Notes: A computed fold for a 265-nucleotide RNA from a Planctomycetota bacterium, annotated as Bacterial large signal recognition particle RNA. Lineage of the source: Bacteria > Pseudomonadati > Planctomycetota. The model forms 92% of the base pairs in the Rfam consensus.
RNA sequence: CCGCGCUAGACGGGGAGGUAGCGGUGCCCUGUAACCUGCAACCCGCUAUAGCAGGGUCGAUGCCUUUUCGAGGCUGCGGUUUCACCUGGUUUUCAUUCGGCAAGCGGCGUUGACGGCCGGGUCCCAGCAGACAGGAAGGCGUGAAUCUGGUCAGGCCCUGACGGGAGCAGCCAUAAGCGUACUCGCCUGUGUGCCGUGGGGCAGCCCGGUCUGAGCCGGCUACCGUUUGUGGCCGGGAGGGGCUCGGUCGACAAAAGGUGCGCGG
Numbered sequence: 001c002c003g004c005g006c007u008a009g010a011c012g013g014g015g016a017g018g019u020a021g022c023g024g025u026g027c028c029c030u031g032u033a034a035c036c037u038g039c040a041a042c043c044c045g046c047u048a049u050a051g052c053a054g055g056g057u058c059g060a061u062g063c064c065u066u067u068u069c070g071a072g073g074c075u076g077c078g079g080u081u082u083c084a085c086c087u088g089g090u091u092u093u094c095a096u097u098c099g100g101c102a103a104g105c106g107g108c109g110u111u112g113a114c115g116g117c118c119g120g121g122u123c124c125c126a127g128c129a130g131a132c133a134g135g136a137a138g139g140c141g142u143g144a145a146u147c148u149g150g151u152c153a154g155g156c157c158c159u160g161a162c163g164g165g166a167g168c169a170g171c172c173a174u175a176a177g178c179g180u181a182c183u184c185g186c187c188u189g190u191g192u193g194c195c196g197u198g199g200g201g202c203a204g205c206c207c208g209g210u211c212u213g214a215g216c217c218g219g220c221u222a223c224c225g226u227u228u229g230u231g232g233c234c235g236g237g238a239g240g241g242g243c244u245c246g247g248u249c250g251a252c253a254a255a256a257g258g259u260g261c262g263c264g265g
Base pairs, nucleotide, nucleotide: 001265002264003263004262005261006260009058010057011056012030013029014028015027020047021046022045023044024043035055036054037053038052039051063258064257065256066255067254068253072249073248074247075246076245078244079243080242081241082240083239085237086236087235088234089233090232091231094229095228098225099224100223103221104220105219106217107216108215115211116210117209118208119207120206121205122204123200124199125198126197128193129192131190132189133188134187135186137183138182139180140179141178142177148173149172150171151170156165157164158163
């Protein structure tokens, strides 16, 4: 150096999550020459040699170690920028609610404002009138298988007979009840009342009369205050996105180093 047979080992790795921890199933990243079957998220298997069980292939290189690079993940009250949210203060840009004022406009007013006095109404009780509703009374009609009345065919009962008795249906009438229309009178209730009655009340409002004699109203604008919203300014809080700076893990890739045993030539 070559051949054969073995063994270690390999047949993917990583991040977050979960877990006391490790690995797996599920998610994501990377990557391929990337074995097969079974198990498993209120989960499965294990315990620092940390998936288990069974089968298969390769086999000292497609192996191992270290360093570099670095996809990607996680993380920081980091920095900066941007977006929207919540909230406080202040201001008055605008809008808005209510109140005030009476300067301007406007309206009413000598055909009499405001105010004073008088009377009436509005309110309450009673009464009256008429309306409506209900009730009771009177009128009419209807109205009883039997437990109402009268008359009682037939039939029934008593009797030797004459005669007598009870009585169904039918007919007539009626009770309670029901229906109906009207009446005037009655009772109750409801609401109304131009004219009109008695009493009470009378703050306000309305109407009228009278006295007085010049103001009154507050619609718009202005001004003052006030409520709410909005805008500006100054803060506070909790977030999302971009960029950036750290921390941590780190696939793929690159470099360096290492690489067993036996037999034969």

Notes
Rfam family: Bacterial large signal recognition particle RNA. Rfam classes the family as a non-coding RNA gene. Rfam describes the family as follows. The signal recognition particle (SRP) is a universally conserved ribonucleoprotein involved in the co-translational targeting of proteins to membranes. The prediction has a mean pLDDT of 76.